[in-house]
Context: one part of a larger RNA
RNA sequence: AGCAUCUGGUGGAUGCCUUGGCGGCAAGAGGCGAUGAAAGACGUGUUACGCUGCGAUAAGCUUCGGGGAGUUGCGAAAGAACUUUGAUCCGAAGAUCUCUGAAUGAGGAAACUCACCACUUUUGUGGUAUCCUGCAAUGAAUUCAUAGUUGCAGGAAGCGAACCCAGUGAACUGAAAUAUCUAAGUAGCUGGAGGAAAGGAAAUCACCGAGACUCCCUUAGUAGUGACGAGCGAACGGGGACCAGGCCAAUGUCUGUGAUACAUAACGGGAACGCUUUGGAAAAGGCGGCCAUAGUGGGUGAUAGCCCCGUACCGGUAAACCAAUCAUAGUCUUCGAGUAGGGCGGGACACGUGCAAUCCUGUCUGAAUAUGGGGAGACCACUCUCCAAGCCUAAGUACUCCUUGCCGACCGAUAGUGAACUAGUACCGUGAGGGAAAGGUUAAAAGAACCCCGUCGAGGGGAGUGAAAUAGACCUGAAACCGGAUGCUU
Numbered sequence: 001a002g003c004a005u006c007u008g009g010u011g012g013a014u015g016c017c018u019u020g021g022c023g024g025c026a027a028g029a030g031g032c033g034a035u036g037a038a039a040g041a042c043g044u045g046u047u048a049c050g051c052u053g054c055g056a057u058a059a060g061c062u063u064c065g066g067g068g069a070g071u072u073g074c075g076a077a078a079g080a081a082c083u084u085u086g087a088u089c090c091g092a093a094g095a096u097c098u099c100u101g102a103a104u105g106a107g108g109a110a111a112c113u114c115a116c117c118a119c120u121u122u123u124g125u126g127g128u129a130u131c132c133u134g135c136a137a138u139g140a141a142u143u144c145a146u147a148g149u150u151g152c153a154g155g156a157a158g159c160g161a162a163c164c165c166a167g168u169g170a171a172c173u174g175a176a177a178u179a180u181c182u183a184a185g186u187a188g189c190u191g192g193a194g195g196a197a198a199g200g201a202a203a204u205c206a207c208c209g210a211g212a213c214u215c216c217c218u219u220a221g222u223a224g225u226g227a228c229g230a231g232c233g234a235a236c237g238g239g240g241a242c243c244a245g246g247c248c249a250a251u252g253u254c255u256g257u258g259a260u261a262c263a264u265a266a267c268g269g270g271a272a273c274g275c276u277u278u279g280g281a282a283a284a285g286g287c288g289g290c291c292a293u294a295g296u297g298g299g300u301g302a303u304a305g306c307c308c309c310g311u312a313c314c315g316g317u318a319a320a321c322c323a324a325u326c327a328u329a330g331u332c333u334u335c336g337a338g339u340a341g342g343g344c345g346g347g348a349c350a351c352g353u354g355c356a357a358u359c360c361u362g363u364c365u366g367a368a369u370a371u372g373g374g375g376a377g378a379c380c381a382c383u384c385u386c387c388a389a390g391c392c393u394a395a396g397u398a399c400u401c402c403u404u405g406c407c408g409a410c411c412g413a414u415a416g417u418g419a420a421c422u423a424g425u426a427c428c429g430u431g432a433g434g435g436a437a438a439g440g441u442u443a444a445a446a447g448a449a450c451c452c453c454g455u456c457g458a459g460g461g462g463a464g465u466g467a468a469a470u471a472g473a474c475c476u477g478a479a480a481c482c483g484g485a486u487g488c489u490u
Stems, first nucleotide, its partner, number of pairs: 001489009015475001016440002020411002022408007029400002031159002039100003042055003046078001049075003061094006070082003105114003115128005130156009163194001164192005174181001178227001204210002214241005224232002245392003248336001252332001254330007267315003273288005289306002291295001297309003341365008351377001372387005427434002447474001450462004
């Protein structure tokens, strides 16, 4: 030095676990905001820091209800206190709620600076933004008036995950190049609304007749459309979900107020097991019982229907909300002309101008009035059918920032959310933005008193605890890599 066996170190794979995630189902809720939101800054404890809670009344104050022995949130103790004269805790309703932020007295480099007015006892409290609507006062050029100015009252503003409607509107890409075309009326931007939105009671389809709208399946990748390329792509009809019709002057719509139910909070009651063996520990094995409208689930020193929390079932109440009906108060509403149609230019319809009907309209025009008018895919005739240019309308449908319950041939710490831990943290970047790593002692800290070495260390050796300490700041502890002992070979 090599090989082999044994024994260690390092390392953190694997196994097991789960506080966290992911997906779904069923309900609920679908908004918050000038009565100051969302989001924050700064404070606040006996206590330095972080999280949570709260706001100068500051881990809290008041009232009512529940509850019944411990409590002063977590990391995380110690100290000092509270509590059967009912604390802590849970539910409901209130009070307080610094400063920033739509931020609204003015300014501003957010959490700061500087004002005025009224009231008030030092000291504070309240008011003072803009726009819109209504009312009132005042009031120019300019006589009446109007504009303007001022005041009062009401409203708006901002935020929020997706879903919805409207306006505006790409490109990459595909066409194996590329311009029409496609991607796509998608993404993006803007405005607006609701718990849904939109649409909606035929100037519709059909040729028998049907009878608002919306959504699903089908018709059907059909008919069509298309540099007839790539592609795009219906409708009638049929089957389902759900069904609802009304109004334009009265038995009406809508809104507000009042009256009349069910259900709902914290929470309460809630059955039934012992002995023995092994073991550190019994819920395991053995023996013998019991309950069950309860054998979902979780915990307890190993696997528990009967030990604990629960579960089935039964009970429980204030306020508010809510369905429907009634009463009452207000409010709104004249059958649709610069319309239909036409010319030119565009757009939407599955339909790219095409034989192109139908719908919308930038521009120029422009009817009839139920003895009338529109449509049935150029156009004409016949026939059938409907009544535009006014308004409202639940359900079936879409979505989930959020709440509750339940479920999973979903993950199990390089997985599952980026985040099971001080996570959108540390850290990086001027900034927009990017963005980690990091879980596990034990049943219980019983977390190693005391002694020794050592620098009053680090670390270690005894002792002690424990079932186990090669469970000691830790489960298991693979491999690479680095040692030690023994044997063999050189």

This is a predicted structure of a 490-nucleotide part of an RNA (large-subunit ribosomal RNA, domain I) from an Alphaproteobacteria bacterium. It matches the Rfam family "Bacterial large subunit ribosomal RNA". NCBI's taxonomy places the organism under Bacteria, Pseudomonadati, Pseudomonadota, Alphaproteobacteria. The RNAcentral record of the full RNA draws on ENA.